[in-house]
RNA sequence: AGAGUUUGAUCAUGGCUCAGAACGAACGCUGGCGGCAGGCUUAACACAUGCAAGUCGAGCGAGGUCUUCGGGCCUAGCGGCGGACGGGUUAGUAACGCGUGGGAACGUGCCCUUCACUACGGAAUAGUCCCGGGAAACUGGGUUUAAUACCGUAUACGCCCUUCGGGGGAAAGAAUUUCGGUGAAGGAUCGGCCCGCGUCUGAUUAGGUAGUUGGUGGGGUAAAGGCCUACCAAGGCGACGAUCCAUAGCUGGUCUGAGAGGAUGAUCAGCCACACUGGGACUGAGACACGGCCCAGACUCCAACGGGAGGCAGCAGUGGGGAAUAUUGCGCAAUGGGGGAAACCCUGACGCAGCGAUGCCGCGUGGGUGAAGAAGGCCUUCGGGUUGUAAAGCCCUUUCAGUGGGGAAGAUGGUGACGGUACCCACAGAAGAAGCUCCGGCUAACUCCGUGCCAGCAGCCGCGGUAAUACGGAGGGGGCGAACGUUGUUCGGAAUCACUGGGCGUAAAGGGCGCGUAGGCGGCUUGACAAGUCAGGAGUGAAAGCCCAGGGCUCAGCCCUGGAAUUGCUUUUGAAACUGUUGAGCUUGAGACCGGUAGAGGAUGGCGGAAUUCCCCGUGUAGAGGUGAAAUUCGUAGAUAUGGGGAGGAACACCAGAGGCGAAGGCGGCUAUCUGGACCGGUACUGACGCUGAGGCGCGAAAGCGUGGGGAGCAAACAGGAUUAGAUACCCUGGUAGUCCACGCCGUAAACGAUGAGUGCUAGUUAUCGCGGGUAUCGACCCCUGCGGUAACGCAGCAAACGCGUUAAGCACUCCGCCUGGGGAGUACGGCCGCAAGGUUAAAACUCAAAGGAAUUGACGGGGGCCCGCACAAGCGGUGGAGCAUGUGGUUUAAUUCGAUGCAACGCGAAGAACCUUACCUGCUUUUGACAUCCCACGGAGCCCAUGGAGACAUGGGUGUGCCUUUCGGGGAACGUGGAGACAGGUGCUGCAUGGCUGUCGUCAGCUCGUGUCGUGAGAUGUUGGGUUAAGUCCCGCAACGAGCGCAACCCCUGCCUUCAGUUGCCAUUGGUUCGGCCGGGCACUCUGAAGGAACUGCCGGUGUCAAGCCGGAGGAAGGUGGGGAUGACGUCAAGUCAUCAUGGCCCUUAUGGGCAGGGCUACACACGUGCUACAAUGGCCGGUACAGAGGGCUGCGAAGGGGAGACCCGGAGCGAAUCUCUCAAAGCCGGUCUCAGUUCGGAUUGCAGUCUGCAACUCGACUGCAUGAAGUUGGAAUCGCUAGUAAUCGCGGAUCAGCAUGCCGCGGUGAAUACGUUCCCGGGCCUUGUACACACCGCCCGUCACACCAUGGGAGUUGGUUUGACCCGAAGCCGGUGGCCCAACCUACGGGAGGGAGCUGUCUACGGUCAGAUCAGCGACUGGGGUGAAGUCGUAACAAGGUAACCGUA
Repeated sequence: AGAGUUUGAUCAUGGCUCAGAACGAACGCUGGCGGCAGGCUUAACACAUGCAAGUCGAGCGAGGUCUUCGGGCCUAGCGGCGGACGGGUUAGUAACGCGUGGGAACGUGCCCUUCACUACGGAAUAGUCCCGGGAAACUGGGUUUAAUACCGUAUACGCCCUUCGGGGGAAAGAAUUUCGGUGAAGGAUCGGCCCGCGUCUGAUUAGGUAGUUGGUGGGGUAAAGGCCUACCAAGGCGACGAUCCAUAGCUGGUCUGAGAGGAUGAUCAGCCACACUGGGACUGAGACACGGCCCAGACUCCAACGGGAGGCAGCAGUGGGGAAUAUUGCGCAAUGGGGGAAACCCUGACGCAGCGAUGCCGCGUGGGUGAAGAAGGCCUUCGGGUUGUAAAGCCCUUUCAGUGGGGAAGAUGGUGACGGUACCCACAGAAGAAGCUCCGGCUAACUCCGUGCCAGCAGCCGCGGUAAUACGGAGGGGGCGAACGUUGUUCGGAAUCACUGGGCGUAAAGGGCGCGUAGGCGGCUUGACAAGUCAGGAGUGAAAGCCCAGGGCUCAGCCCUGGAAUUGCUUUUGAAACUGUUGAGCUUGAGACCGGUAGAGGAUGGCGGAAUUCCCCGUGUAGAGGUGAAAUUCGUAGAUAUGGGGAGGAACACCAGAGGCGAAGGCGGCUAUCUGGACCGGUACUGACGCUGAGGCGCGAAAGCGUGGGGAGCAAACAGGAUUAGAUACCCUGGUAGUCCACGCCGUAAACGAUGAGUGCUAGUUAUCGCGGGUAUCGACCCCUGCGGUAACGCAGCAAACGCGUUAAGCACUCCGCCUGGGGAGUACGGCCGCAAGGUUAAAACUCAAAGGAAUUGACGGGGGCCCGCACAAGCGGUGGAGCAUGUGGUUUAAUUCGAUGCAACGCGAAGAACCUUACCUGCUUUUGACAUCCCACGGAGCCCAUGGAGACAUGGGUGUGCCUUUCGGGGAACGUGGAGACAGGUGCUGCAUGGCUGUCGUCAGCUCGUGUCGUGAGAUGUUGGGUUAAGUCCCGCAACGAGCGCAACCCCUGCCUUCAGUUGCCAUUGGUUCGGCCGGGCACUCUGAAGGAACUGCCGGUGUCAAGCCGGAGGAAGGUGGGGAUGACGUCAAGUCAUCAUGGCCCUUAUGGGCAGGGCUACACACGUGCUACAAUGGCCGGUACAGAGGGCUGCGAAGGGGAGACCCGGAGCGAAUCUCUCAAAGCCGGUCUCAGUUCGGAUUGCAGUCUGCAACUCGACUGCAUGAAGUUGGAAUCGCUAGUAAUCGCGGAUCAGCAUGCCGCGGUGAAUACGUUCCCGGGCCUUGUACACACCGCCCGUCACACCAUGGGAGUUGGUUUGACCCGAAGCCGGUGGCCCAACCUACGGGAGGGAGCUGUCUACGGUCAGAUCAGCGACUGGGGUGAAGUCGUAACAAGGUAACCGUA
């Protein structure tokens, strides 16, 4: 310090997630020792039991006990002091509660200092004793008694009150020193009270308050005070957030963080509050009192049912709750506290121990050596690698734990719980002591096996569907280590609430616009003040903690000492620049005055013409209207059209312009009146009067609402007609609200420049509107220039980019509004507004790992431009109809083997299924195998025959002995049989694990790279542009310059010529001839087959940019690539093929391998593809007759001749072939016949008889002859091929092959028609545009409905909490009142009085009750929408012009 995740990729925005640190933690697994800390975060839930506050006999009497009779000891009670401290908890409290700093009107036991006093009396009472009540707790009556208990009197230095005359008020003694008591003053400590400032969330809480705010009198308190009361006044608080709701003890600190902050408030320390819940007072120096009292309530316990007792949020402990938190321990030895004169007693405060890895820190589980790199494990390419110096082995050591011995400090005089502890010494022995987690990326660490979208993992992205480094196991590795992981929480990263330190044109975000209140901010000069500000001093900022230094435990953690710090508050002295306050002045901001100017600025009235519609009249006749095409509709009752007249409403053509005006919405005929604002020029005025603007007020398109008018056109709703699968739409014909006016509401819009207002500053250029100045001119212009407005481009700068750019989105300042992931949702609830519609303000649960912006490359578009192609068009011939052939689907079957499936599967793999092939089925049979390698034994290879069997096979017999070498014994290679195991074998699976090969886009013209340049980047440029081409072909231009793979050329065939060669080919001249190049001869020609030439836009003209090129022409066999072939860029389709072959993995192994026979692949209701033959006269049949090319041939082609009606047979010449042969080419031509018909067309089908091949033609071959003679008369929608030697038509050959060809591959013969053209269909190329697509339009995606689940709103109500108002009741208690009760101290005249007690009573008042609200929460039949979910249903709304552009507001 960052990283992962939106995309095909990029930048930016933005959320989610991770790495860090921490914890009073918990859970999982593991666990040796010690030190130091810490340990109910939940039920302030309920508590059994024990302990936690007593002490004093030197205050008092009494009782008991012991006694050495001196006395000692114990103690209930009275009395004193202490139980207000210490300890616990965080429920309440948003408060002077806390923090911090101040203040005045107070109290203060014990302690300290000082002064003074401590005299004389009295009356009771507990206990004890007696008599009672009660179950108990407890309690009544009577007698007697003491005090440091109580009372009176005296005295009063100082004290208190006072009308200033006076009045009032105290004590306690005990004892040996000594300890006390009283009054007063002071101190110290502690406490009470008041004030400034600070202290959480919500405005969907906006008003709250009657003792309320103040005054006066009185009361009350220790003390100021409405603290209380009476009267008077009407105040006091609040947008600087009152009140209310919710939450919460506050702080020092703690955690985190660079800091600022954020979170937190366990342990330790300070303060507050509380003590079962609520109320209350008493006592006291101090309490409204945790282990005190009274009352009420709930709960628990006891009970004799009459009544009582209790309060662990003290220490242990129990139950309960909970993920979860310890012993009913020891000791007062230390520290501290209470009492006491003291000894001493008490002390669950405290000091220790126990439990638990809860945390932090430290230590150990051994060290050295040790390569045969052992064994085993794992992996393996089988060579090895790794575990790994790791182990073993050898040599050492003993920390910790263990055993034995010694043994502290902590203790100033005594006293040690801890504790026989720490520590020290000795002994034994490597001995007793290692796990957890991770290994896809982030993130450090990889392989094998298992599993097969299963089981599972997962913090985010995401893994798993047969080769998983992501699941589970193993080996190995990484990390940490008595721990390690997980979960939870906090801060960090997150600049993701931004003070430090963010934003708002398009990502979330500028209020629709103005006026203006509070507030915030504010020009120049000068004086004063000193609030802010700055400097110095002082006080405070507790201790602990953090930090620094030093020190102590062996180190560290921990502890001790000192320092620093504590950023703050208060106070004081000073400064005066800036802000502020105040005084005086100024003119530049702002305003004002005068003179001009432009304008659809606003309001009201009047006027005008064109047009639509309607009405009347005329002319006129059959249609009009409308559409893609129609129809509904109107019209013979006279429409449409046309002429004239009239009515009425609404809107104002041209001018008109990115022109003007207005704050925005918005404003458009002419004119009058009223009226707002702006601009320019001038000035001798005012003198900061300014800017912004939360609330507030006003304005505010359209739609909509109310009332009343108006209503021509248009037109939601509605009706009809069309369209359509449907069409509640788009189109058409009608048509009502509405649109218009007046008045009143509504208050929203994509109210947009998606850009708040104001001020200043920062290059220019151009245009235009308004006003002015200058120059020039006769003048209007033009030109130069100032101010104001509106536009276009553009520098710097800014920006994620797009873009903005003096009209900023630049540089700054001021003020306001707004944003903080997407969805849920601008929704619900609540409030406010509205007549309603609705508006405004505005959440949460839940859910997702994104949503979104700009730009890039593609792809796509029922976007555009340019251009190609038998793509269309123009033509010719077909397919689709028939029969048959063939392939496929389907069906059937024991099997009908498998594959190919839009183009790019379907006469395809298959260039030949009767057996074989053959992979399929049935049956028979075999197991080291039909085939390969290795080992052993034996043999000899091989051939023939017989028997059984369907055959494979089994059995038997016969014959027969090979090659190389040799030292003749043998050895070796190949072969056969038998045996054992390694292994063979598999057309079994996966073409989505692969290689290779192939198809397709497409023979389309494209696809890329290096360097440079541009861009933050993806990328762009080059490759775009202007021409041109078949072509990214070439030329020109250009931030590009070059290059590669493609194109073209180079290769082959063909077309012309030349040269060479001349047999088997040829025959011009000459000869012979059986007339056949047959023979001699020849190589001229044809031809054959080798080498060359030839064509290059080379030449001419035109055109074009002086180019490339194009057009025309000449010459030429051929002309602009001459024709044809081979040749297929980067890539796409997980295209095809595991069944050509090869191959990873998986599977079978007496079978999924091997052999054999028979069957099947040939089935047949049907559907499709590809073909053949036809339907006939351009023909059929019969007869005659002419002309090819290219191929094949020895298990072959097979001549002549002969036989047969024919297939064919006999025959065998010749030929391994320019020689022989297949081999008569056919269409054509000549002649004849048929005459339009299911025929002399057509040949299917069937019968019979044959031929050939073959081991064998039944299933299942081809051919021949005779007979039979089906469908079919040109083929619906639709669809295919072809642009010239092509289509069409005619025959010939070959591969495969025993046989089988309508298929396939070739060959030649005859030989057309048409192309205007590129609008349209299909495919493609380039440029451009839009995009929400990128699996890329076979894309994406919306809503209803149906189903499941989840959270949520409404909801008749119902349950509970909190709270308000009114009223009722009114415990205990303080205070007040009261007299017919009672009473020891004092007074008394003895009657009583003073005073007190209880009683009664009044105010206040807790709890409780009634009524009426407010608010929150739970449940709730039913209901509303929302979210999520695998392939559900219906449609197609959006994204392209998304097929009606989309979107906003409204109905």
Model confidence (mean pLDDT): 86 of 100. Predicted 3D model of a 1451-nucleotide RNA (small-subunit ribosomal RNA) from uncultured Magnetococcus sp. Its Rfam family is "Bacterial small subunit ribosomal RNA". RNAcentral holds the sequence, with entries from ENA and SILVA.